RNA sequence: GAAGCUGGCCAGACAGUCGCCGCCUAGAAAUGGGGGGAGGAAAGUCCGGGCUGCACAGAGCGGGAUGACGGCUAACGGCCGUACGCAGCAACUUUUGGCUGUUCGCAGCCAGAGGCCAAGGCGAGGAACAGGGCCACAGAGACGAGCGUAUUAAGUUACGGUGAAACGCGGUAACCUCCAUUCGCAGCAAGACCAAAUAGGCUGGCAUUUUACUUCGGUGAUAAGGCGUGGCUCGCGCUGCCAGCGGGUAGGUUGCUUGAGUGCACGAGCAAUCGUGUGCCUAGAGGAAUGACUGUCACUUACCGCAAGGUAUGAACAAAACCCGGCUUAUCGGCCAGCUUCAAUU
RNA sequence: GCGCCCGUAGCUCAGCUGGAUAGAGUACUUGGCUACGAACCAAGGGGUCAGGAGUUCGAAUCUCUUCGGGCGCGCCA
Numbered sequence: 001g002a003a004g005c006u007g008g009c010c011a012g013a014c015a016g017u018c019g020c021c022g023c024c025u026a027g028a029a030a031u032g033g034g035g036g037g038a039g040g041a042a043a044g045u046c047c048g049g050g051c052u053g054c055a056c057a058g059a060g061c062g063g064g065a066u067g068a069c070g071g072c073u074a075a076c077g078g079c080c081g082u083a084c085g086c087a088g089c090a091a092c093u094u095u096u097g098g099c100u101g102u103u104c105g106c107a108g109c110c111a112g113a114g115g116c117c118a119a120g121g122c123g124a125g126g127a128a129c130a131g132g133g134c135c136a137c138a139g140a141g142a143c144g145a146g147c148g149u150a151u152u153a154a155g156u157u158a159c160g161g162u163g164a165a166a167c168g169c170g171g172u173a174a175c176c177u178c179c180a181u182u183c184g185c186a187g188c189a190a191g192a193c194c195a196a197a198u199a200g201g202c203u204g205g206c207a208u209u210u211u212a213c214u215u216c217g218g219u220g221a222u223a224a225g226g227c228g229u230g231g232c233u234c235g236c237g238c239u240g241c242c243a244g245c246g247g248g249u250a251g252g253u254u255g256c257u258u259g260a261g262u263g264c265a266c267g268a269g270c271a272a273u274c275g276u277g278u279g280c281c282u283a284g285a286g287g288a289a290u291g292a293c294u295g296u297c298a299c300u301u302a303c304c305g306c307a308a309g310g311u312a313u314g315a316a317c318a319a320a321a322c323c324c325g326g327c328u329u330a331u332c333g334g335c336c337a338g339c340u341u342c343a344a345u346u
Numbered sequence: 347g348c349g350c351c352c353g354u355a356g357c358u359c360a361g362c363u364g365g366a367u368a369g370a371g372u373a374c375u376u377g378g379c380u381a382c383g384a385a386c387c388a389a390g391g392g393g394u395c396a397g398g399a400g401u402u403c404g405a406a407u408c409u410c411u412u413c414g415g416g417c418g419c420g421c422c423a
Stems, first nucleotide, its partner, number of pairs: 001342010012297007020037002023034004039317001043328002046326005051187004063183005068082005084123003092115010126178002131176002133172003143168001147160004191254004201245006210221004225239005261280008299314001301312004347419007356372004365403001374390005396412005
């Protein structure tokens, strides 16, 4: 320098004008002033945790999840390191065919096949002598040993077209299962506080049909009708007015954003990660704001120009709803770092 | 927020306890029948089994993941 691979970062900047949503503040109000306002994935909701409520002595049954070894972490199915396995591009190499050149030794190029396969990729990778199930087609025979041929003292030894697997401690656990580890259930519409109207619950008083008792003040029991349940009957439940009490709902407040936070430096560690010091504060909403335009600069592409530059053009994916750590997916353009192979120079 | 289901031919569906040619009806094309058309008869074409990856000898079927579509619940007084 070329090619390939991996990882990280940015996600236009500044100014002006007009808006949108919270917060603070001035004001009686109208309306002013100040300050703040999306992401690397806010997404999918696939894992894990915090937080909150309920349950919970302990143990067992059942069920789910995970699975090499070691480490990291609050935790994980995540990440890091190591080992192993699988597939495999480039390079290298073997070989076949064609073309070109030839000093007939061969060389170069193109295409195909094979070997070895860098960095890198992928791996649900515990157990198949605990047990059960399944193994199409082909094949004599498909799971448990038999069969054929040869051989031997002896089911003693060897071989057997097919097929993924064949005379075997076969394969399959992303079939059941076993082993080890681990998991209580729910989710901010969690939960806490305040608290209407209507209906319903409880208590008290008044009214009401019939009737029993009565000390004539009252006390007790209760029918018919209507409504509901039901296809119908029986049965059962409800069925006037007023007041009070407590629970819940609507609504309001809170939970709510300072946190396993993050920038930089130093240190430990191969790394993931951790420790110390220092700096920073960065939306908290209700179905829901975070936008539009103009100018300058920077960037992409095209055209013009010897050049300086000019003109036009484009700028992604997508958007918080309790909060974090991961994974996966989408994404215009760029920047940086590392690794491997080849070539050249020293 | 939580839970569940579906995606197979243009359309409607079967196959989904893995077994290799992926089927049926309808639609379409061609031929026959008819004076012509329909119906009918015969033949035929048409599929990335929503996409990707994995397990397996073998995947529409099993597992993971992505995309698209749909449904239910979060109560009553």